[in-house]
RNA sequence: AGAGUCGGCUGGGCAGUCGCUGUUUUAUCGCGAGAUAAAAUGGAGGAAAGUCCGGGCUCCAUUGGGCAGGGUGCCAGGUAACGCCUGGGAGGUGUGAACCUACGGAAAGUGCCACAGAAAAUAUACCGCCCCAGCACUUGUAAAAGUGCUGGGGUAAGGGUGAAAAGGUGCGGUAAGAGCGCACCGCGCAACUGGUAACAGGGGCGGCACGGUAAACCCCACCCGGAGCAAGAUCAAAUAGAGGAAUAUAGCGUGGUCCGCGCGGUUCCUGGGUAGAUUGCUUGAGCUGCAAGGCGACUUGCAGCCUAGAUGAAUGGCUGCUCUCGACAGAACCCGGCUUAUAGGCCGACUUUUUCU
Numbered sequence: 001a002g003a004g005u006c007g008g009c010u011g012g013g014c015a016g017u018c019g020c021u022g023u024u025u026u027a028u029c030g031c032g033a034g035a036u037a038a039a040a041u042g043g044a045g046g047a048a049a050g051u052c053c054g055g056g057c058u059c060c061a062u063u064g065g066g067c068a069g070g071g072u073g074c075c076a077g078g079u080a081a082c083g084c085c086u087g088g089g090a091g092g093u094g095u096g097a098a099c100c101u102a103c104g105g106a107a108a109g110u111g112c113c114a115c116a117g118a119a120a121a122u123a124u125a126c127c128g129c130c131c132c133a134g135c136a137c138u139u140g141u142a143a144a145a146g147u148g149c150u151g152g153g154g155u156a157a158g159g160g161u162g163a164a165a166a167g168g169u170g171c172g173g174u175a176a177g178a179g180c181g182c183a184c185c186g187c188g189c190a191a192c193u194g195g196u197a198a199c200a201g202g203g204g205c206g207g208c209a210c211g212g213u214a215a216a217c218c219c220c221a222c223c224c225g226g227a228g229c230a231a232g233a234u235c236a237a238a239u240a241g242a243g244g245a246a247u248a249u250a251g252c253g254u255g256g257u258c259c260g261c262g263c264g265g266u267u268c269c270u271g272g273g274u275a276g277a278u279u280g281c282u283u284g285a286g287c288u289g290c291a292a293g294g295c296g297a298c299u300u301g302c303a304g305c306c307u308a309g310a311u312g313a314a315u316g317g318c319u320g321c322u323c324u325c326g327a328c329a330g331a332a333c334c335c336g337g338c339u340u341a342u343a344g345g346c347c348g349a350c351u352u353u354u355u356c357u
Base pairs, nucleotide, nucleotide: 001353002352003351004350005349006348007347008346009345010344012322013321014320015319016318017317018316020043021042022041023040024039025038026037027036028035029034045328049339050338052337053336054335055334056333057228058227059226060225069224070223071222072221073220074088075087076086077085078084089103090101091100092099093098104219105218109217110216111213112212113211126159127158128155129154130153131152132151133150134149135148136147137146138145139144167185168184169183170182171181172180186208187206188205189204192201193200194199232279233278234277235276242270243269244268245267246266247265251263252262253261254260286305287304288303289302290301291300292299293298323326
């Protein structure tokens, strides 16, 4: 200098002016609730997004346990909790820094494995290789040997099929072969050593003990009640309903009459509750700094700080200066994560290639 890997920060700046919105103070009006005006002061994000996980909060349900259903799935730790994070193990990718992984169980059972192929799982044999018998031919004096065909048997080395073929490589062995025997690798078993554990290590034993698939059913371990701030709570209009009491008993209905019953007037009380209003609403698993513990996620202590809270729903418009000319995008109960979008700029650690000293 080139090419990369990982982590962190930032997300135009300054000034003036006119608005919108929350809070506080003062003044005026009002019995009060409150209204108006002025001044001061606060006013989007790293993702406010997707609403995919987890929790707080609220209401409903709920003795406890099981079944069903759903989720998670190497180990240890962190946390309010998690499918998140940290550290570690194993496997894989990359020259490397680093990155990726639904990473429990296939000797509990069931299912499936197209086509091709002998055979897709109680093994089996198309070509081939080897042995035996018979027949024919050739060579040979003969014994015998060779070639071909037919039949019987051995074999799983080699060929061929397939995504996958019944441990792999080599040596011995054999009629040809074969874990048949041996060495190494792989696999299994029980112990030992190291480690909290996942797991790793070297040695021993076993000739190999039955392919793959669980984001197929299933088995094992652990976890999970439902709905969501339009949750929920408070106040509460009316020529609106309901119940009760007092009073008036005129009128209407019960086919005519009496009693009775029902409806109906006025006043007061009670509870429910629509419109509407208020609340829930932002002081919180909070932020910043320092110290301590821990490899780290994180935790603890001390000090300081208050940093949007709307409800037709604010955070904007204009002007000037300036620079590298500005991406993705905007709260709606609140937090912790994940995922996705993002122009440009800055910083740190590390890897690799080339050149020079």